This is a predicted structure of a 100-nucleotide RNA (Glycine riboswitch aptamer) from a Paracoccaceae bacterium. The organism belongs to Paracoccaceae, within Bacteria.
RNA sequence: AGGUCAGGUUCGGGAGAAUCCGACGGGCCAUCCAGCCCAUCGGUGCCGAAGGAGCAACCGCCCCGGUAAACUCUCAGGCGCAAAGGACCGUUUCUGACGA
Repeated sequence: AGGUCAGGUUCGGGAGAAUCCGACGGGCCAUCCAGCCCAUCGGUGCCGAAGGAGCAACCGCCCCGGUAAACUCUCAGGCGCAAAGGACCGUUUCUGACGA
């Protein structure tokens, strides 16, 4: 140097789940009512792939503790389209540790 691990970074891909009910406000239509769309708040239902939490085998100094996930729970987050976010996969490059 190549390499392994960890953390950032560039680009690409990237799922799931009520446009439910009510209130208020704005807009469209309109004489009014009614209807439609959007935002906020409350309620119920739902989703799991930011984050978070929990557990097996196994191990230990064996009371107890250590230790996983894409599993489980949904605190958080999200639920028409779009946007944003998005584990993970590939990719670009940087930093640190190990290492000849």
Of the family's consensus pairs, 90% are formed in the model.